[in-house]
RNA sequence: GGUCGAUUGGCGCAGCGGGAGCGCAGGUGCCUUACAAGCACAAGGUCGGGGGUUCAAAUCCCUCAUCGACCA
Numbered sequence: 001g002g003u004c005g006a007u008u009g010g011c012g013c014a015g016c017g018g019g020a021g022c023g024c025a026g027g028u029g030c031c032u033u034a035c036a037a038g039c040a041c042a043a044g045g046u047c048g049g050g051g052g053u054u055c056a057a058a059u060c061c062c063u064c065a066u067c068g069a070c071c072a
Base pairs, nucleotide, nucleotide: 001071002070003069004068005067006066007065010024011023012022013021018055027041028040029039030038048064049063050062051061052060
């Protein structure tokens, strides 16, 4: 330098045009003499940045950034 992949709550990941979700962690409550486990509830996201297409974009296109793999 080229090709490909990844980027979504604190962490690990789903979601391949029309409800942003799951698990874990953390918080509150119940349970217990107490702790753990278990149960219930609530909170937490400008979906990496910018632009474009569309009535509508996490999703499609372009570009930039970061990380990884391969080729040279």
Overview:
The RNA shown here (transfer RNA) has 72 nucleotides and comes from an Eggerthellaceae bacterium. The coordinates come from a structure-prediction model, not an experiment, and the mean pLDDT is 85. It matches the Rfam family "tRNA". By type it is a transfer RNA.